This is a predicted structure of a 145-nucleotide part of an RNA (small-subunit ribosomal RNA, 3' minor domain) from an uncultured bacterium. Rfam family: Bacterial small subunit ribosomal RNA.
Context: one part of a larger RNA
RNA sequence: CACCGCCCGUCAAGCCACGGAAGCCGGUAGUGCCCGAAGUCGCUGACCCAACCCUCGGGAGGGAGGCGCCGACGGUAAGACCGGUGACUGGGACUAAGUCGUAACAAGGUAGCCCUAGGAGAACCUGCGGCUGGAUCACCUCCUU
Numbered sequence: 001c002a003c004c005g006c007c008c009g010u011c012a013a014g015c016c017a018c019g020g021a022a023g024c025c026g027g028u029a030g031u032g033c034c035c036g037a038a039g040u041c042g043c044u045g046a047c048c049c050a051a052c053c054c055u056c057g058g059g060a061g062g063g064a065g066g067c068g069c070c071g072a073c074g075g076u077a078a079g080a081c082c083g084g085u086g087a088c089u090g091g092g093a094c095u096a097a098g099u100c101g102u103a104a105c106a107a108g109g110u111a112g113c114c115c116u117a118g119g120a121g122a123a124c125c126u127g128c129g130g131c132u133g134g135a136u137c138a139c140c141u142c143c144u145u
Stems, first nucleotide, its partner, number of pairs: 003108001005105001008101002011098001013095002016092001018090003023085006031077004039070001041068004047063003052059002111132004116127004
């Protein structure tokens, strides 16, 4: 490059990241129940035993063994949390020359905008209330010269 301007949204194409998602996969820490090693502890100990006692028979004490509490690993059940993947799906960012319209910028051709409600291919439209950050015309008040 100055209205042959600017500019909005849907739709289409490409690409990027994100969200939702039945399901699938993995991890973490716990909970209930089952199983229950080693080991300590408790009970028992008819079997066994060198130190002590003894009237030589035993006694004290100890041990093997048995039972129990706790108990690691493991199993099981329903969940919690974290991550990955995921048909499909939702909007978003970006991308010289795609589609439909023309919402906004001039009174932008219905002034615009804000809240809210309803409606609509899309920008949007309509109702209620509000604002002037509205143009134009007239009048009033005030200020300056």
Model confidence (mean pLDDT): 84 of 100.
The full RNA is in RNAcentral, with records from ENA, Greengenes and SILVA.